[in-house]
RNA sequence: GAGUGGACCGGGUGGUCGCCGGUCCCUCAGGGGACGGGAGGAAAGUCCGGGCUCCGCAGGAUAGGGUGGUCGGUAACACCGACCGGUCGCAAGACCAGGGAAAGUGCAGCAGAAAGCAAACCGCCCACAAGUUGGGUAAGGGUGAAACGGUGCGGUAAGAGCGCACCAGCAGGCAGGGUGACUUGCCUGGCUAGGUAAACCCCACCCGGAGCAAGGCCAAGCAGAGAGCAAGUCCACCUUCGGGCGGACUGCGGAUUUGUCCGAUCCGUAACGACUCUCGGGUCGGUUGCACGAGGUGGCAAGCAAUUGCCGUCCUAGAUUAAUGGCUACCACCCUGUUUGCGAAUUUCGCUGACAGGGAACAGAACUCGGCUUAUAGGUCCACUC
RNA sequence: GCGAGAUAGCUCAGGCGGUCAGAGCGUCGGAUUCAUAACCCGGAGGUCGAGAGUUCGAGUCUCUCUCUCGC
Numbered sequence: 001g002a003g004u005g006g007a008c009c010g011g012g013u014g015g016u017c018g019c020c021g022g023u024c025c026c027u028c029a030g031g032g033g034a035c036g037g038g039a040g041g042a043a044a045g046u047c048c049g050g051g052c053u054c055c056g057c058a059g060g061a062u063a064g065g066g067u068g069g070u071c072g073g074u075a076a077c078a079c080c081g082a083c084c085g086g087u088c089g090c091a092a093g094a095c096c097a098g099g100g101a102a103a104g105u106g107c108a109g110c111a112g113a114a115a116g117c118a119a120a121c122c123g124c125c126c127a128c129a130a131g132u133u134g135g136g137u138a139a140g141g142g143u144g145a146a147a148c149g150g151u152g153c154g155g156u157a158a159g160a161g162c163g164c165a166c167c168a169g170c171a172g173g174c175a176g177g178g179u180g181a182c183u184u185g186c187c188u189g190g191c192u193a194g195g196u197a198a199a200c201c202c203c204a205c206c207c208g209g210a211g212c213a214a215g216g217c218c219a220a221g222c223a224g225a226g227a228g229c230a231a232g233u234c235c236a237c238c239u240u241c242g243g244g245c246g247g248a249c250u251g252c253g254g255a256u257u258u259g260u261c262c263g264a265u266c267c268g269u270a271a272c273g274a275c276u277c278u279c280g281g282g283u284c285g286g287u288u289g290c291a292c293g294a295g296g297u298g299g300c301a302a303g304c305a306a307u308u309g310c311c312g313u314c315c316u317a318g319a320u321u322a323a324u325g326g327c328u329a330c331c332a333c334c335c336u337g338u339u340u341g342c343g344a345a346u347u348u349c350g351c352u353g354a355c356a357g358g359g360a361a362c363a364g365a366a367c368u369c370g371g372c373u374u375a376u377a378g379g380u381c382c383a384c385u386c
Numbered sequence: 387g388c389g390a391g392a393u394a395g396c397u398c399a400g401g402c403g404g405u406c407a408g409a410g411c412g413u414c415g416g417a418u419u420c421a422u423a424a425c426c427c428g429g430a431g432g433u434c435g436a437g438a439g440u441u442c443g444a445g446u447c448u449c450u451c452u453c454u455c456g457c
Base pairs, nucleotide, nucleotide: 001386002385003384004383005382006381007380008379009378011331012330013329014328015327016326017325019038020037022035023034024033025032026031040362044373045372047371048370049369050368051367052211053210054209055208064207065206066205067204068203069083070082071081072080073079084098085096086095087094088093099202100201104200105199106196107195121141122140123137124136125135126134127133128131149167150166151165152164153163154162168192170189171188172187173186174185175184176183177182215288216287217286218285224279225278226277227276228275231250232249233248234247235246237244238243251269252268253267254266255265256264257263295314296313297312298311299310300309301308302307333359334358335357336356337355338354339353341351342350343349344348387457388456389455390454391453392452395411396410397409398408404442413429414428415427416426435451436450437449438448439447
């Protein structure tokens, strides 16, 4: 100088004006005062997996969905760690849906002679009846993403695992190492088995459904069921003589009149209710779920690690149109311009100091937790490679 | 919290992996007409929302993002 992997920060302090919720005090019940608390590494996407709640459920099978090297970690996972194998990179390292294609079915356009118990277009070789002939041949050409091991010798009419040697690869067996994936070596076999399962499928393992708009409690209004409630006297008129209607007074109920009583005014006065009470379910709404949790942090121990155990210590947002912010001063950081000093021989560049101006990302809790993925100005640190 | 979709200027097919990128309307040119419209003939126009992966090959299969819509 170029790079690889990982961890972390995401401005600080003060003043002032507000916002949300908590505790305490005062109060004329409207409020006021004091104290302390108030976003994130992703709170996001909702892609996985748990807790919690309700519903369903004897058990099993099937359907459907998911996962897929091995061993471990975990509450669980499609997550994490270590290792194995493959690909890429000089390397540090990165990536891999990484079981099965010798269980079966399917697919492979175009090109090419031929695309899956192979196949003869050109070429090569042989034969004859001599040309639009018959046969042999996968070594050569050409096509394609892919054409049925590679090199050499023998062999042959020409060729070919046709035979042999070596190499690569496959299957089986034995032995060594490893918990295992796997790996190393030897022997035997047939000479070669193609690709695709993020195509159907097979194998192994896992999964009940819905979700805090779950669920619990309280409970206006409307509707439902049941119960309760006060009328009496007088006068006029009508009458089928049972009663009906109108008015007055007393009583009862309600409303208004300044807080209470009296009083005044108005309305109603018996029911198929509109009044009152009770009951069950339950709407609007309120409250709970809901902030102590697989929690944070320090030390020790086990383990390569992920992680786990023990001891100490801490309590840290809770809204529901949805708070967590605005302004300002100083300091710290970055950029631009001007300029002091110093260095490199000038233009110019580097270091240092001052002044002026500007900038500071992605984003924002909503039941909760563990992950993954994605976004992120700028900055710090550690390890490693060339 | 749960679900659906994105293909030409607009509305939609294609979803079973291959020469499969289509239809209607629109647009452009021609023809017809005195001229215009309609009818007729021909053409252009698409990174199939974006990026990766599987595969010889992806609009189609898988994953991650973006945007829109619904409960």